[in-house]
Formats: sequence, C1' cells, structure tokens
RNA sequence: GGGUAGUUAGCUCAGUGGAAGAGCUCUCGCCUCACGUGCGAGUGGUCACAGGUUCGAGGCCUGUACUACCCA
Repeated sequence: GGGUAGUUAGCUCAGUGGAAGAGCUCUCGCCUCACGUGCGAGUGGUCACAGGUUCGAGGCCUGUACUACCCA
C1' cells in the first nucleotide's frame, strides 16, 4: 500500500428498513444475626465520527478514525 471482519449500556454480546434489547455488573427492597445465594424492582445509550439514500437508518451507500486478521 491492497483486502476481509468488527465498532450498540460500565463489561460480554443480540438486533430481517418500522417502539434500542439480553446476560453480568451497579442501586434499592424482600430474605439473613450478618455475608452470600435466591426473589422482585430500578438505573444506565450522541448505536465510533461525518455525510448521503429513504416517509422512516443500529441495519443500506460513501468517506474518516480505531481494533484484529490476511496478502505484498
């Protein structure tokens, strides 16, 4: 330099163009002498950034940045 995959909650990850989710974490309550386990509820998002397409984009298109791998 060229190519492929990826970037979504604090972490690990789903998400078929039509309401942004799960598990873990965290907070609160129940339970316990207490901790842990268990049960219930809650908090938490500029969907990497910018632009485009569309009535509507996390998902499509273009560019940029970063990460991993492959080729040279």
Model confidence (mean pLDDT): 83 of 100. Transfer RNA from Candidatus Endomicrobiellum calonymphae, 72 nucleotides, folded computationally. The organism belongs to Candidatus Endomicrobiellum, within Bacteria. The sequence was found in a public genome assembly. It matches the Rfam family "tRNA". The family's RNA type in Rfam is transfer RNA.